RNA sequence: AGAGUUUGAUCCUGGCUCAGGAUGAACGCUGGCGGCGUGCCUAACACAUGCAAGUCGAGCGAUUCUCUUCGGAGAAGAGCGGCGGACGGGUGAGUAACGCGUGGGUAACCUGCCUUGUACACACGGAUAACAUACCGAAAGGUAUGCUAAUACGAGAUAAUAUGCUUUUAUCGCAUGGUAGAAGUAUCAAAGCUUUUGCGGUACAGGAUGGACCCGCGUCUGAUUAGCUAGUUGGUAAGGUAACGGCUUACCAAGGCGACGAUCAGUAGCCGACCUGAGAGGGUGAUCGGCCACAUUGGAACUGAGACACGGUCCAAACUCCUACGGGAGGCAGCAGUGGGGAAUAUUGCACAAUGGGCGAAAGCCUGAUGCAGCAACGCCGCGUGAGCGAUGAAGGCCUUCGGGUCGUAAAGCUCUGUCCUCAAGGAAGAUAAUGACGGUACUUGAGGAGGAAGCCCCGGCUAACUACGUGCCAGCAGCCGCGGUAAUACGUAGGGGGCUAGCGUUAUCCGGAAUUACUGGGCGUAAAGGGUGCGUAGGUGGUUUCUUAAGUCAGAGGUGAAAGGCUACGGCUCAACCGUAGUAAGCCUUUGAAACUGGGAAACUUGAGUGCAGGAGAGGAGAGUGGAAUUCCUAGUGUAGCGGUGAAAUGCGUAGAUAUUAGGAGGAACACCAGUUGCGAAGGCGGCUCUCUGGACUGUAACUGACACUGAGGCACGAAAGCGUGGGGAGCAAACAGGAUUAGAUACCCUGGUAGUCCACGCCGUAAACGAUGAGUACUAGCUGUCGGAGGUUACCACCUUCGGUGGCGCAGCUAACGCAUUAAGUACUCCGCCUGGGAAGUACGCUCGCAAGAGUGAAACUCAAAGGAAUUGACGGGGACCCGCACAAGCGGUGGAUGAUGUGGUUUAAUUCGAUGCAACGCGAAAAACCUUACCUACCCUUGACAUGUCAGGAACUUUGCAGAGAUGCGAAGGUGCUCGAAAGAGAGCCUGAACACAGGUGCUGCAUGGCCGUCGUCAGCUCGUGUCGUGAGAUGUUGGGUUAAGUCCCGCAACGAGCGCAACCCUUGUCAUUAGUUGCCACGAAAGGGCACUCUAGUGAGACUGCCGGUGACAAACCGGAGGAAGGUGGGGAUGACGUCAGGUCCUCAUGGCCCUUAUGGGUAGGGCUACACACGUCAUACAAUGGCCGGUACAGAGGGUUGCCAACCCGCGAGGGGGAGCCAAUCCCACAAAGCCGGUCGUAGUCCGGAUCGUAGUCUGCAACUCGACUACGUGAAGUCGGAAUCGCCAGUAAUCGCGGAUCAGCUUGCCGCGGUGAAUACGUUCCCGGGUCCUGUACACACCGCCCGUCACACCAUGGGAGCGGGUUCUGCCAGAAGUAGUUAGCCUAACCGCAAGGAGGGCGAUUACCACGGCAGGGUUCGUGACUGGGGUGAAGUCGUAACAAGGUAACCGUA
Repeated sequence: AGAGUUUGAUCCUGGCUCAGGAUGAACGCUGGCGGCGUGCCUAACACAUGCAAGUCGAGCGAUUCUCUUCGGAGAAGAGCGGCGGACGGGUGAGUAACGCGUGGGUAACCUGCCUUGUACACACGGAUAACAUACCGAAAGGUAUGCUAAUACGAGAUAAUAUGCUUUUAUCGCAUGGUAGAAGUAUCAAAGCUUUUGCGGUACAGGAUGGACCCGCGUCUGAUUAGCUAGUUGGUAAGGUAACGGCUUACCAAGGCGACGAUCAGUAGCCGACCUGAGAGGGUGAUCGGCCACAUUGGAACUGAGACACGGUCCAAACUCCUACGGGAGGCAGCAGUGGGGAAUAUUGCACAAUGGGCGAAAGCCUGAUGCAGCAACGCCGCGUGAGCGAUGAAGGCCUUCGGGUCGUAAAGCUCUGUCCUCAAGGAAGAUAAUGACGGUACUUGAGGAGGAAGCCCCGGCUAACUACGUGCCAGCAGCCGCGGUAAUACGUAGGGGGCUAGCGUUAUCCGGAAUUACUGGGCGUAAAGGGUGCGUAGGUGGUUUCUUAAGUCAGAGGUGAAAGGCUACGGCUCAACCGUAGUAAGCCUUUGAAACUGGGAAACUUGAGUGCAGGAGAGGAGAGUGGAAUUCCUAGUGUAGCGGUGAAAUGCGUAGAUAUUAGGAGGAACACCAGUUGCGAAGGCGGCUCUCUGGACUGUAACUGACACUGAGGCACGAAAGCGUGGGGAGCAAACAGGAUUAGAUACCCUGGUAGUCCACGCCGUAAACGAUGAGUACUAGCUGUCGGAGGUUACCACCUUCGGUGGCGCAGCUAACGCAUUAAGUACUCCGCCUGGGAAGUACGCUCGCAAGAGUGAAACUCAAAGGAAUUGACGGGGACCCGCACAAGCGGUGGAUGAUGUGGUUUAAUUCGAUGCAACGCGAAAAACCUUACCUACCCUUGACAUGUCAGGAACUUUGCAGAGAUGCGAAGGUGCUCGAAAGAGAGCCUGAACACAGGUGCUGCAUGGCCGUCGUCAGCUCGUGUCGUGAGAUGUUGGGUUAAGUCCCGCAACGAGCGCAACCCUUGUCAUUAGUUGCCACGAAAGGGCACUCUAGUGAGACUGCCGGUGACAAACCGGAGGAAGGUGGGGAUGACGUCAGGUCCUCAUGGCCCUUAUGGGUAGGGCUACACACGUCAUACAAUGGCCGGUACAGAGGGUUGCCAACCCGCGAGGGGGAGCCAAUCCCACAAAGCCGGUCGUAGUCCGGAUCGUAGUCUGCAACUCGACUACGUGAAGUCGGAAUCGCCAGUAAUCGCGGAUCAGCUUGCCGCGGUGAAUACGUUCCCGGGUCCUGUACACACCGCCCGUCACACCAUGGGAGCGGGUUCUGCCAGAAGUAGUUAGCCUAACCGCAAGGAGGGCGAUUACCACGGCAGGGUUCGUGACUGGGGUGAAGUCGUAACAAGGUAACCGUA
């Protein structure tokens, strides 16, 4: 410090996610040791048991016990009394507050114990607990009578530097007032104990400590909380308090708080600090420390220096316990512990040894504060689980290309060590004299033996780390993107590897990354975002000069900033964590100074702003009047059958006279031409002409004012269209509506009508894609050019120059993601306002405000997704545009689709009808030959190392002939026979056969979506790319586009491109002409042969020829095109081969090859028979026809290219014929197949189901072949079906082509209407590119990129989820009014009681009880507010695999889309 994820790719915007750190954590797996820390975050839920606050006999009386030297000494528990139980310890419920933090104030205060100083302590009195007796009660406890003491209580005296009052002096303070005095007057004190260097007591004045109150500043969220307040705000008086104060009361006034956020609601203890971060910030408030609040809930006071009191009191409430039912007791948010809750948090431990606290004179006692130990990997830190050598690279595992690789020096083995560990011995510091819980602990020494000590997560990318097997969209994984549908580095397991390590992962939360709330540090033309526009309040900001001030600002000094923590340095535990010592900060306050800038004050200025004066421009606004054209209607005339409307029609109007036309009239609305990216206005908006009233801008001038300015939250005003209300008006147009069409439908588009409305007046509404999608103002920053309004200069005119204000175009710098903007900024700066923070849900719900309503304004959440989006790029597509091509259309010729047959396919059938091919680009296709074989299918019968290959062993030569059984395979036999090479022989070897066992063979079994190879297709279309350069942030562009031209990216020209490659063309084959060479089997003369010859035909070699080369024209002086000449051939002469980058997961695992999977006495192999040939039907491709341009009969002419030795087969003979016999010739320019047919000549038929057509069937045959039944071809005779030219639709072809005619070949024993070739005869038409189809190039739009067979919207149906409304129902909280009123305090007191004082007494003073009044908790009643839960039913929303209906949007999306409104 970044990364992944939107796209085919790119840049940007923008969200989501990850890598880091942290935690009082929890969970999963695992777990050796030590040190230091930490440990109920949930139920402020309920608590058994024990402990946590006592102490003092040197305050007091009485009692008991022990010892005794009887003098006394000591101890104990209860009580009176004193001090302490207000500290320490716990918790965070409440609290948004002077609660906390920080800094001040108290001239408005208190302070026990401690400390300093001064003064004092005289003299009296009456009680009471304990105790005793009696009584009540279950108990807790209580009552009565009697006795007694005090440092308990009371009265008196004394006293001021105390306090109060009166008078008064000096001085100080911002004010109230303070301080220091003086005089007078009034009031108030005390306690003893002990016998010691004592502890106490009282008053006053100080100190210290602790507290109280007040103030400035800071301190969460919500405005869908905007008004709150009655002791409320202030005053006077009184009361009360330690003290100020409405703190309380009476009276008076009507204030006080609030947009700088009052009130209300929600949430929350605050801080030092902790976590994170570069910082600014953000989050947190465990442990430690400071403050606050609380102690079961609520209320209250008492005591006291201090409390409204955790282990005190009283009352009320809930709960628990005891009870004799009458009544009582209790409060772990102290330490342990229990139950409960929860994902989750420890021992009912030891000790007061240390530190500290209470009491005490002290010894001492108490102390769950504290010090320690126990439990827990909860965290941080440290250590260990061994070290060295050790290659047959062991065994074993895993992988493998079978060679090996890897785990791996790892192990074993050898040599060592002892940290931790175990045992034993010694043994601290902590403690200044004594006292040690920890603890026989830390530590030290000795001995022992590698012995006891490694796991967890991950390995697709981010992100370090890969293979095998299993699984097969299943099981599962997943933080995001996403993996898994038979070859998964993503699931599970294993091997290996990576990371961390006594831990490792996961989950949760916080910060970071996130500049993703932007102060540092973001934005708003199109991504989210400028308010519809103006005026203007508060607020914010503000021109020039001088003086002054010192609030901001800057500098110096001081105070504070607790400690701990952090950082730096040093030091102590062996190191570290941990601990110690020292230094260090922002902020706030006080004070001294500076005076530039901002602010305040004073004085001035004119340039900002405004006024005056002089001008001209304008659809600026309001009102009144007025004009013509046109539409419609009415009246009248002329006139006759249509008009109107559309893509085409129809509805509609018209013989009752329309449309058309002429004249007159009525009425409403809008103003052609002028008219212009012209003008005006703040925006909305404004358009005939005239008049009246009126706003603003501009120019010139420089007379006046003298900063009067800019912006503008709230507020006010204006604000298109639609809409609403009332009243008018209504010609045209026209929602709704009606009818006609269109359509599958058509609640639409089109047509005919037509009402609100559109118009006017008044009043509402307040929204628009109210747009320049661009807030207002000011200043600055190259230009060029057009136009509107003024002014100045110049000019004879036209024109020109300068300048101000507006309105446009282009364009530099700059900016921008790009597009683009560019002095009218989206540039550079400043000021102010508004707005944005992922998409959807949603501008929805609820609440509130406004509105007559419609609705407007404000404006969420749950839930859901990982995107949504902007600009640009390349493609593809468009019922977008331009250009071009093709038998693409058109123009023609002939077909298919109808019939019969053949053949292939689908379907059906079957034991099987083997398999594949399925739009073009499957279907006479694989198959250039299914009777057996082929054959892969079915049935039946057999074989199991196999029909075939290699290796091992044993035997045998191989082989030939033959019998029996069987459908055959096969099984059982019989006979004959011995080879080749080496070697003397024995024997060995090669080859073949048989047998045995195992490695293996075999598979037309699966996967063409694992593949190679081959092929089809777009398409013989003209395209597809690269290097360098240039442009662009980039994807990419350029080149390859443009102007011409071509069959062609063919060529030329131009050009930020210059070149190159694969394609095109050419080179190749064939055909057409000629020359030449060579002539056998060819050719020639001839009646024929021999012989001769090679001129011709022909054969097959080599050449020539054609190149836009020549001429004319057009064109740009080009390329090229048009025409012509010559030529056999003319513009690639005809045909073929040749198929760019790529597309279709196109086809083929059944040609072959091949990965993986599967079968292995079978999915392999053999045999026989059957099937592939089935048949209601549908489709494709063909054949033959329907006839006279023909059929039949007779005669007669002319090819080319092929094939032939298990072959072609002549002549001749036989047969009607298929064919048979026959055997010559030919391994082929020699012989044969082999008569070519259409054609021509002659005859016949005469338009008919025929002398057309030939299917089907019968009979008889021929041939091939082991074998023609299923299931061959052919022949003869007989039979003679459908069919009379074929609906919608559709195919081929432009020249030797279509059409027509025959011939040959491959395969093959036989079998062809198919296929591949060959020649014969031989046309018609092409105006042309509008349209259909396909293709190419350029431009354009796009929401498509699996690319239009795309994308995508809404209703409905189903399932699930969250949510709004909802008759209501239930709960919390809060407010108002009323009732009630415990305990307590205060006031009053007529009842009762009463020791201290007064009084001789009666009695009094005073006190208490009781009663009562005020306040008030719990409680009750009624009514509001708010919030939560729930609710029949209901509304929309979201999500879901392939549901239904349509086709709204994206292309001109097929009616351009969108906004507002009805």
This is a predicted structure of a 1462-nucleotide RNA (small-subunit ribosomal RNA) from an uncultured bacterium.
Rfam family: Bacterial small subunit ribosomal RNA.
The sequence is in RNAcentral, with records from ENA.
The coordinates come from a structure-prediction model, not an experiment, and the mean pLDDT is 84.